The RNA shown here (Fluoride riboswitch aptamer (crcB RNA motif)) has 63 nucleotides and comes from a bacterium. The coordinates come from a structure-prediction model, not an experiment, and the mean pLDDT is 77.

RNA sequence: AUUAACCCAGGUGAUGAAGUCCACCUUAAUAAUCCGAUAAGGAUUGAUGACUUCUACUCAGUC
Repeated sequence: AUUAACCCAGGUGAUGAAGUCCACCUUAAUAAUCCGAUAAGGAUUGAUGACUUCUACUCAGUC
């Protein structure tokens, strides 16, 4: 100086926050679905990857 491995750590998982678990990524992981021509344009669901809690939004009921 180069290469490889290991350790530690970090990041990501279609809209917020916390805890736990899971998966993925090492500059990538990631950037939902349907119609349409991979376009223009239009429509639909969900605050989670999963669970619990809080907040926001929507629907219904009661006081």